[in-house]
RNA sequence: AGGGAUGUAGCUCGGUUGGUUAGAGCACACGUCUGAUAAACGUGAGGUCGGCAGUUCAAAUCUGCCCAUCCCUA
Numbered sequence: 001a002g003g004g005a006u007g008u009a010g011c012u013c014g015g016u017u018g019g020u021u022a023g024a025g026c027a028c029a030c031g032u033c034u035g036a037u038a039a040a041c042g043u044g045a046g047g048u049c050g051g052c053a054g055u056u057c058a059a060a061u062c063u064g065c066c067c068a069u070c071c072c073u074a
Base pairs, nucleotide, nucleotide: 001073002072003071004070005069006068007067010026011025012024013023019057028044029043030042031041032040050066051065052064053063054062
């Protein structure tokens, strides 16, 4: 310098041939239970989907540029 992959909740991920509300597990807070803790059960909080623009009636999803990490080539 060129090419490729990944980026979604604190962590690991699903959602990917655009369309009803962005969800799950773990973790966290509260409650029930217990003499108390753990476990179990219930409830809740937590995201403007890496950033900016474009396409579209509609974008996590498609396109362009940029950023971060990893890999390959030179």
The prediction has a mean pLDDT of 82. Transfer RNA from a Myxococcota bacterium, 74 nucleotides, folded computationally. Rfam family: tRNA. It is annotated as a transfer RNA. RNAcentral holds the sequence, with entries from ENA. The source organism's lineage runs through Bacteria, Pseudomonadati and Myxococcota.